[in-house]
This is a predicted structure of a 76-nucleotide RNA (c-di-GMP-I riboswitch aptamer) from Anaeroplasma bactoclasticum. NCBI's taxonomy places the organism under Bacteria, Mycoplasmatota, Anaeroplasmatales, Anaeroplasmataceae, Anaeroplasma. The coordinates come from a structure-prediction model, not an experiment, and the mean pLDDT is 79. The sequence is in RNAcentral, with records from Rfam.
RNA sequence: AAUUGAAUAGGGCAAAGUAUUCGAAAGGAUAUGACGCAAAGCUAUAGGGCCUUUAAAAUGGCAGCCAGUUGCAUAA
Numbered sequence: 001a002a003u004u005g006a007a008u009a010g011g012g013c014a015a016a017g018u019a020u021u022c023g024a025a026a027g028g029a030u031a032u033g034a035c036g037c038a039a040a041g042c043u044a045u046a047g048g049g050c051c052u053u054u055a056a057a058a059u060g061g062c063a064g065c066c067a068g069u070u071g072c073a074u075a076a
Stems, first nucleotide, its partner, number of pairs: 005074001012037002017032006035064001041069003047066002049062003
C1' cells in the first nucleotide's frame, strides 16, 4: 500500500403505508413513517436486466436487481 472484515466512535440513508402534488402509465417530488441497508453514495441511448406504454420502439422509468465507480472507520 492492497484485499477481506468484527468491535468501537461519529454517524448516514430510508422500504411499505399515509397526505399533497407531477405524469398517459411505469414512476417521481415534498412531508410523515421505519422494512431494512457497510456504500440503500453516484452512474439509466453509448454494461446487462426489469417495468410501463398510446400499436411498435423507448434518448419514458427502475441504482433498495446484478454491474461499474467513488468514499467513513479499521482488530484478527